[in-house]
RNA sequence: GCCGGAGUGGCGGAAUUGGCAGACGCGCAGGACUCAAAAUCCUGUGACCGCAAGGUCGUGUGGGUUCGACCCCCACCUCCGGCA
Numbered sequence: 001g002c003c004g005g006a007g008u009g010g011c012g013g014a015a016u017u018g019g020c021a022g023a024c025g026c027g028c029a030g031g032a033c034u035c036a037a038a039a040u041c042c043u044g045u046g047a048c049c050g051c052a053a054g055g056u057c058g059u060g061u062g063g064g065u066u067c068g069a070c071c072c073c074c075a076c077c078u079c080c081g082g083c084a
Stems, first nucleotide, its partner, number of pairs: 001083007010026003019067001027045006046057004060076005
């Protein structure tokens, strides 16, 4: 230099056929149980705005296509593999 793969919450990891983003697990917070704890069980858990109802934003970064993009296209960044 060329080719291919990957990048999604605090962490791992789904959703890939373009149509409700964050399933599930871990962690964390609160609660139940206990003399107390561990284990187990229940509820909650992206960010911002809002008293609330609700709204806006959010898939490595920046653009584009589309009624609609994690998904398609372009450029770039990081990591992994192959070729030279």
Description: A computed fold for an 84-nucleotide RNA from Candidatus Terrybacteria bacterium RIFCSPHIGHO2_01_FULL_48_17, annotated as transfer RNA. The prediction has a mean pLDDT of 81. NCBI's taxonomy places the organism under Bacteria, Bacteria candidate phyla, Candidatus Terryibacteriota. Rfam family: tRNA. It was read from a public genome assembly.